The part of an RNA shown here (large-subunit ribosomal RNA, domain VI) has 270 nucleotides and comes from Hippea sp. KM1. Rfam family: Bacterial large subunit ribosomal RNA. On this family, see Cannone et al., BMC Bioinformatics 2002: "The comparative RNA web (CRW) site: an online database of comparative sequence and structure information for ribosomal, intron, and other RNAs". RNAcentral holds the full RNA, with entries from SILVA.
[in-house]
Context: one part of a larger RNA
RNA sequence: CGUAGGAGGCUUGAGGGGAGCUGUCCCUAGUACGAGAGGACCGGGACGGACGCACCUCUGGUGUAUCGGUUGUGGCACCAGCCGCAGGCGCCGAGUAGCUAUGUGCGGAAGGGAUAACCGCUGAAAGCAUCUAAGCGGGAAGCCCACCCCAAGAUUAGGCCUCCCAGAGCUUUAAGCUCUCUAAAGGUCCCUUGGAGACUACGAGGUCGAUAGGCUGCAGGUGGAAGCCCAGCAAUGGGUGGAGCUGAGCAGUACUAAUAGACCGUGAGG
Numbered sequence: 001c002g003u004a005g006g007a008g009g010c011u012u013g014a015g016g017g018g019a020g021c022u023g024u025c026c027c028u029a030g031u032a033c034g035a036g037a038g039g040a041c042c043g044g045g046a047c048g049g050a051c052g053c054a055c056c057u058c059u060g061g062u063g064u065a066u067c068g069g070u071u072g073u074g075g076c077a078c079c080a081g082c083c084g085c086a087g088g089c090g091c092c093g094a095g096u097a098g099c100u101a102u103g104u105g106c107g108g109a110a111g112g113g114a115u116a117a118c119c120g121c122u123g124a125a126a127g128c129a130u131c132u133a134a135g136c137g138g139g140a141a142g143c144c145c146a147c148c149c150c151a152a153g154a155u156u157a158g159g160c161c162u163c164c165c166a167g168a169g170c171u172u173u174a175a176g177c178u179c180u181c182u183a184a185a186g187g188u189c190c191c192u193u194g195g196a197g198a199c200u201a202c203g204a205g206g207u208c209g210a211u212a213g214g215c216u217g218c219a220g221g222u223g224g225a226a227g228c229c230c231a232g233c234a235a236u237g238g239g240u241g242g243a244g245c246u247g248a249g250c251a252g253u254a255c256u257a258a259u260a261g262a263c264c265g266u267g268a269g270g
Base pairs, nucleotide, nucleotide: 001153005164006163007162008161009160010159011158015150016149017148018147021049022048023047024046025045026044027043033038051107052106053105054104055103059101060100061099062098066094067093068092069091070090071086072085073084074083075082076081111145112144113143118138119137120136121135165269166180167179168178169177170176171174181267186264187263188262189261190206191205192204193203194202211257212256213255214253215252216251217250218249220246221245222244227240228239229238230237231236
């Protein structure tokens, strides 16, 4: 820009893409078959491998400052208690969310249609024979559908639902011109933001509000805070007390910030 008014939703699916793998064991059955050795078709079941998609409950990883420990050194006058630096975590032990695989779930299937090689029925040409010449069946991990994803710029531009939009005058009666009025539905800017994201886009919100932060509670993590008391000469231990602290998690709560506002879009549509 188009999709012959404008908008908000929900869709159809032309077309395109993805997927398509395979093993072992058991039953049928030591049956059919076979002198025996051996050993099935058909059908049913179980467990795997590789690959793919999704996810984080479990098992783990990471988790740059969530908690604790700790060395050296500097500082807060000193003790105690803390803080800086030693990497752009000083080192070490753990670890929420998120992200993850080695973890978890699921997938290939089943089914239908038309076929290939091939196997047939009926059957002449050619009194026989012949699956073929007319006609009719069966038959693949392959083809079409079916499964998952994209999808109406599918210019053949689709469908459904809902919403929105003025009067007067003039003339050459038109997709006309002029005047007065109007600015809808809806959208955007801007702002608070997100399992969305390079930017953009997309989603959730903007006081008629839980969108983010804060606060409160809880979960999870760490692992027993400081102070005080007690025991001990002391190092240290015990008590108060599963304490204190706690990023991302789950709720609640308008305390803070989403204020105020501006713009686009017209007037019934050849």